[in-house]
RNA sequence: GGGCCUAUAGCUCAGUUGGUUAGAGCACUCCGCUGAUAACGGAGAGGUCAGUCGUUCGAGUCGACUUAGGCCCA
Numbered sequence: 001g002g003g004c005c006u007a008u009a010g011c012u013c014a015g016u017u018g019g020u021u022a023g024a025g026c027a028c029u030c031c032g033c034u035g036a037u038a039a040c041g042g043a044g045a046g047g048u049c050a051g052u053c054g055u056u057c058g059a060g061u062c063g064a065c066u067u068a069g070g071c072c073c074a
Base pairs, nucleotide, nucleotide: 001073002072003071004070005069006068007067010026011025012024013023019057028044029043030042031041032040050066051065052064053063054062
């Protein structure tokens, strides 16, 4: 220098053919249960979906570029 893959909650990850509230598990907070703790049950908080621009009536999803990480070629 060229090609490919990945980026969604604090962590690990889903997210269907672009469509009507962006989710799960763990972690965190509160409550219940217990003599107490753990476990278990209930409730809650936490996200500009890496960034910018574009396509579209509508983008986490499609396109271009940028950034970061990984792999391959030279």
Annotation:
A computed fold for a 74-nucleotide RNA from a Candidatus Altimarinota bacterium, annotated as transfer RNA. The coordinates come from a structure-prediction model, not an experiment, and the mean pLDDT is 81. Rfam family: tRNA. Its family is annotated with triplet codon-amino acid adaptor activity in the Gene Ontology. From the family's description: Transfer RNA (tRNA) molecules are approximately 80 nucleotides in length.